[in-house]
RNA sequence: AACGACGAUACGGGAGAGCCCAGGCCGCGCAGAUCAAGCCGAUCAGUUCGAGCCAUGGCGCCGACGGAGCAACCACCCCCGGAAACUCUCAGGCACAAUCACCGUUUCGUUGGA
Numbered sequence: 001a002a003c004g005a006c007g008a009u010a011c012g013g014g015a016g017a018g019c020c021c022a023g024g025c026c027g028c029g030c031a032g033a034u035c036a037a038g039c040c041g042a043u044c045a046g047u048u049c050g051a052g053c054c055a056u057g058g059c060g061c062c063g064a065c066g067g068a069g070c071a072a073c074c075a076c077c078c079c080c081g082g083a084a085a086c087u088c089u090c091a092g093g094c095a096c097a098a099u100c101a102c103c104g105u106u107u108c109g110u111u112g113g114a
Stems, first nucleotide, its partner, number of pairs: 003112006010105004018059001020058003023054003026050002029047002032044004060094003066090001067088003073082002
């Protein structure tokens, strides 16, 4: 030096599970009442629709951020300890988006090569 290990940055790829039910708000349409009336309009309540919004309630579901548990295994005289993409779902999430383990490439740092 090639190359490797770890960490960080940038780019690319990157899954899963109801945008379920109810309620409320908002918006479009419908038709009604009141006021005004030359025109434009204002208020009230009702109703259909909605890939709209809500830290409102309920049930169902997902695991590849985080968290927790056990284990092969490692370490140890013993105790204690480390340990997953497994398990549990506390948190999180269930249109899109975002997040995202993991993979590839780039650059930088540490370290091995020595």
Record summary:
The prediction has a mean pLDDT of 77. Glycine riboswitch aptamer, 114 nucleotides, folded computationally. It was read from a public genome assembly, where an Rfam model found it. Rfam family: Glycine riboswitch aptamer. Rfam links the family to the GO term glycine biosynthetic process.